Predicted 3D model of a 462-nucleotide part of an RNA (large-subunit ribosomal RNA, domain III) from a Verrucomicrobiota bacterium. The coordinates come from a structure-prediction model, not an experiment, and the mean pLDDT is 81. RNAcentral holds the full RNA, with entries from ENA and SILVA. Rfam family: Bacterial large subunit ribosomal RNA.

Context: one part of a larger RNA
RNA sequence: CAGUAGCGAAAAGACGGGGGAGGAACCCGUCCGCCGAAUGCCCAAGGGUUCCUGGGGAAGGAUCAUCCGCCCAGGGUUAGUCGGGCCCUAAGCCGAGGCCGAGAGGCGUAGGCGAUGGAAGACCGGUUGAUAUUCCGGUACCACCUCAACCGCGCCAAUGCCGAAUCCGAGCUGCUAAGGAAACCCCUCCAUCUUGGGGGGGCUACCGACCCGUUCGGUAGUAGGCAAGCGAAGGGGGGACGCAGGAGGGUAGGUCGACCCAGGCGAUGGUCGUCCUGGGGCAAGGGUGUAGGAGGACCUCUUUGGCAAAUCCGGGAGGUCGCUCACUCCGAGGCCUGAUGCCGAGCCGUUUUCAGGCGAAGCGACCGGUCCCAUGCUGCCAAGAAAAUCCUCUAGCGAGUGGUUGAGGUGCCCGUACCCCAAACCGACUCAGGUGGGCAGGUAGAGAAUACCGAGGCGAUC
Repeated sequence: CAGUAGCGAAAAGACGGGGGAGGAACCCGUCCGCCGAAUGCCCAAGGGUUCCUGGGGAAGGAUCAUCCGCCCAGGGUUAGUCGGGCCCUAAGCCGAGGCCGAGAGGCGUAGGCGAUGGAAGACCGGUUGAUAUUCCGGUACCACCUCAACCGCGCCAAUGCCGAAUCCGAGCUGCUAAGGAAACCCCUCCAUCUUGGGGGGGCUACCGACCCGUUCGGUAGUAGGCAAGCGAAGGGGGGACGCAGGAGGGUAGGUCGACCCAGGCGAUGGUCGUCCUGGGGCAAGGGUGUAGGAGGACCUCUUUGGCAAAUCCGGGAGGUCGCUCACUCCGAGGCCUGAUGCCGAGCCGUUUUCAGGCGAAGCGACCGGUCCCAUGCUGCCAAGAAAAUCCUCUAGCGAGUGGUUGAGGUGCCCGUACCCCAAACCGACUCAGGUGGGCAGGUAGAGAAUACCGAGGCGAUC
C1' cells in the first nucleotide's frame, strides 16, 4: 500500500428465555425460510477417536464465542448365525525339484497364495450419555459331542439271494474229412421230321460220421460267492454363468372408506355430524405345497471309452410308462403357527420432570413397483470364468453300525465407536471440485425430469 481488497455460492432470518465477566453467531422455545432421487437414511473404500460425558478458553475457527470436528480428563466398540479367517478358486503373484544366466537374477512344473466371484446357519422387539441381527426378552437355526428311547441292518449262528466247472447221458434241418453227387458243359452210341434215351469225362450246389460246437437232463441249487455301515486327495454329475425384450402371478408400498378404535364439540350465523384430527401393525423359523417354470421318466442286457476300479457317467440293444395334467426337479406368494406375545393412537404420571405405568381398534376395497417367482420364458450374435461346498461311483476301511425323536452340552481368532457425496475421504484450507453400492413417501406428471410437500435434516462462522 491499507483499516483498502476480501471474510469462499443471495436457502433468511426474527423475537422471547437461559446460563455467563462478556452474546447478532452458544443452549431452549415460538414463528419464518431451505433441501426432500437430498442438503434424508444405510454400507463399501478411505480416515483413525473425529464418537459420548464433564471441564476449558492461549492457539486453530477467515469476525465474536460462554460454542466446536479445537485443548484437558474420564468413558465408550460385547457376535456359533453380520463381514473376514479356520472353505474354494480368477486375473495376478510366489514357487520344492527343473531350465536359463558370468553374476545379480529371470522363467517355470508339482504345489501354494490371492475377492472384486462361489459356498455357508437369526429374526422381531426392547434397552444406553455413547454398542447392538453382538447386550436383554421372546422365538429359531447350524455343526459337533454326550445320554436316552424307538425303528432298521449286520458280525457268530441261523436265514435269504446269486450260482459254476468237470464228467456222464440224450438231442441237433450246426460244421466239415474221406467219399458220394444233380442241374450244366464236353466226347460218343441208338432212335428220329422234331422232342428224346444210353455210356464215358469234367464242375460245383448239395449230401455226408467222429471230433468240435450247441441245446437239454444229471453232476447241483453242490463247490463257491454275496448280504451292516463309512467312504476318497481318484472317476462322473452338478455348481455354471452373455445381452436384449415383453407378458403373467405376487408382495412391499400407497390411496380411499359411509367400516373399527381413541380424542375433540366450536369466543362470530351454523356444526353430536355421511363432522374434525389421529390410528387401523408384526419377522426369522416350523407346517402346508399353490400361481407358474423345466426335463421325457424308469427297467433289463451289453460295452472299445472316462490313465486303476465302478453298480456312476458315456456308447449300443431291447422293454414298460408317458408325450393335455403320469414321474422327477425348481418354485414366489397365500394360509395356519410363531403370537394368551410384542408393537400400538392416546391416557396416567416419581424426583417439579420424563423415570415409570396402563393401553383401544388392529378391517375392507382399489392402485401398485425398478423388488420376488426368475440363473425362468422368448429373441439375438459378438457365443458369454474356475474351483470347492453338494450328489453319486468305486478304490479302500470295516465289527458293530445307520436313521428318527427328545434332553443336555460345546461353539475359537479379527472387525464392530464415529464421518462416509462429506468441515472427519482425495484436493496444502472447516476449499462452490472429485468419490462405488443400497433404500426411494404424497399431489401433479410418461418419469428417479420439474414444482410444492412428508419422514428426516438444515439456515452455510462476519